Record summary: RNAcentral holds the sequence, with entries from MGnify. This is a predicted structure of a 115-nucleotide RNA (SAM riboswitch aptamer (S box leader)) from a soil metagenome.
[in-house]
RNA sequence: UCUUAUCCAGAUGGGCGGAGGGAUCGGCCCCGUGAAGCCCGGCAACCGGGUCUGAGGCGUAAAAGCCCCAGGCAGGAGGUGCCAAAUCCGGCAGGCGAAAGCCUGAAAGAUGAGA
Numbered sequence: 001u002c003u004u005a006u007c008c009a010g011a012u013g014g015g016c017g018g019a020g021g022g023a024u025c026g027g028c029c030c031c032g033u034g035a036a037g038c039c040c041g042g043c044a045a046c047c048g049g050g051u052c053u054g055a056g057g058c059g060u061a062a063a064a065g066c067c068c069c070a071g072g073c074a075g076g077a078g079g080u081g082c083c084a085a086a087u088c089c090g091g092c093a094g095g096c097g098a099a100a101g102c103c104u105g106a107a108a109g110a111u112g113a114g115a
Base pairs, nucleotide, nucleotide: 001115002114003113004112005111006110007109013040014039015038016037020030021029022028024091025090026089027088041083042082043081046079047078050073051072052071053070054069056067057066058065087108092105093104094103095102096101
């Protein structure tokens, strides 16, 4: 860089630290009642692992066993990720509306897996 899946759930506590942070732009927020960052802790279930059920293949006298696919469960070996607000909201296009605003889709972004 490309492909693909997900992004209204959950965690949001402690220690160190000491002024910023929420990608970008605009808005609106968080923050010395302690930001970023680091460590511990926690959440989740993307990959991988475990286990159960079912289909198929191999195998066997029959089993056992092995492979593979689909679905479920727990939240645990491991690899990531995440822990204010919907990805905080909007930015572009379309629809509704007198307006305020609402809805849908894209774009951009984030994360995983693959290339």
The coordinates come from a structure-prediction model, not an experiment, and the mean pLDDT is 81.